[in-house]
Context: one part of a larger RNA
RNA sequence: UUGGGCGUAAAGGGCGCGUAGGCGGCUAUUUAAGUCUGAUGUGAAAUACCCGGGCUCAACCCGGGCUGUGCAUUGGAAACUGGAUAGCUUGAGUCACGGAGGGGGAAUCGGAAUUCCUGGUGUAGGGGUGAAAUCUGUAGAUAUCAGGAAGAACACCGGUGGCGAAGGCGGAUUUCCAGCCGAUGACUGACGCUGAGGCGCGAAAGUGCGGGGAGCAAACAGGAUUAGAUACCCUGGUAGUCCGCACUAUAAACGAUGCACACUAGGUGUCUGGCCGAGCGGUUAGGUGCCGAAGCGAACGCGAUAAGUGUGCCGCCUGGGGAGUAUGCCCGCAAGGGUGAAACUC
Numbered sequence: 001u002u003g004g005g006c007g008u009a010a011a012g013g014g015c016g017c018g019u020a021g022g023c024g025g026c027u028a029u030u031u032a033a034g035u036c037u038g039a040u041g042u043g044a045a046a047u048a049c050c051c052g053g054g055c056u057c058a059a060c061c062c063g064g065g066c067u068g069u070g071c072a073u074u075g076g077a078a079a080c081u082g083g084a085u086a087g088c089u090u091g092a093g094u095c096a097c098g099g100a101g102g103g104g105g106a107a108u109c110g111g112a113a114u115u116c117c118u119g120g121u122g123u124a125g126g127g128g129u130g131a132a133a134u135c136u137g138u139a140g141a142u143a144u145c146a147g148g149a150a151g152a153a154c155a156c157c158g159g160u161g162g163c164g165a166a167g168g169c170g171g172a173u174u175u176c177c178a179g180c181c182g183a184u185g186a187c188u189g190a191c192g193c194u195g196a197g198g199c200g201c202g203a204a205a206g207u208g209c210g211g212g213g214a215g216c217a218a219a220c221a222g223g224a225u226u227a228g229a230u231a232c233c234c235u236g237g238u239a240g241u242c243c244g245c246a247c248u249a250u251a252a253a254c255g256a257u258g259c260a261c262a263c264u265a266g267g268u269g270u271c272u273g274g275c276c277g278a279g280c281g282g283u284u285a286g287g288u289g290c291c292g293a294a295g296c297g298a299a300c301g302c303g304a305u306a307a308g309u310g311u312g313c314c315g316c317c318u319g320g321g322g323a324g325u326a327u328g329c330c331c332g333c334a335a336g337g338g339u340g341a342a343a344c345u346c
């Protein structure tokens, strides 16, 4: 609870597509559902309120009036909303021409490094730490050279830079798919915005099946440290990390800031286009940063990428704990997820 709010105090859904619904540009005609207005009927009485009266007053009682915000019928108005019709081009979109990009999928290839294997050289250590030890090495290690194998990740470029709705995306080439931006013209003619449900996407970890396994590394083992050391440090090391398919659906999924549109001083970087310019640069459109006017804000700060000024629609909040628990239902192979209380207590 017809209120006020949601960057940090409680509160923006992880993100998109979109159903119902809500809301919706300009012009003309028409309609009259909403809207406005008149009349009639009804809106019981009592009560309440106003005026007056009766009991000596009052309570109480009686009379008159008002009200009864509504509903129905009927007449009228036409600005606005809605409906209908005709049209328009500025919102939205289509086509043609250019452009940038780690946007997505698939295939192929490359070099550095690491580990392992084989061989050569070579000899007593190596490794590790605060110091050590576990470990490794005369059955020849470490180091070094040559050859081979494997898996994973792509130094420099690299950026306060780019792309994507978000999660996220970085070696190279080819190929398939998608989005975005600019400029000019033509075309469609409001086709739009939002979006409860719904559907799809969704890091890491985790799960199932099948592969793969170099390095790293939960668990685990040992060595140290310590009063103890189920840790921090060291030596090992399995799931996992990688690939394919299928689940899971969470996060400080963050800009802790929903989406769309319009309006409101400037300055200074940068990315990609257009125009002007010999150059320096200027200007314009779209991104991405910083500083700031007005304004906003509890302050911090925000400030044309708003947290300013407005409109539309959605989500959410309503003291702390109990508790994101219990229960019911739905989803999941499981782990668990979604929805989500109360008693009690301060």
Base pairs, nucleotide, nucleotide: 003318004317005316006315007300008299012314014201015200016199017198021194022193023192025088026087027086028085029084030083031082033081034080035077036076037075038074039073040072041071042070049065050064051063052062053061054060091191092188093187094186095185096184097182098181099180103177104176105175106174107173108172109171110154114150115149116148117147118146119145120144121143125136126135162169163168206247207246208245209244210243211242215241216240220236221235222234223233258313259312260311261310262309263308266291267290268289269288270287271286272285273284274283275282276281295302296301319346320345321344328339329338330337331336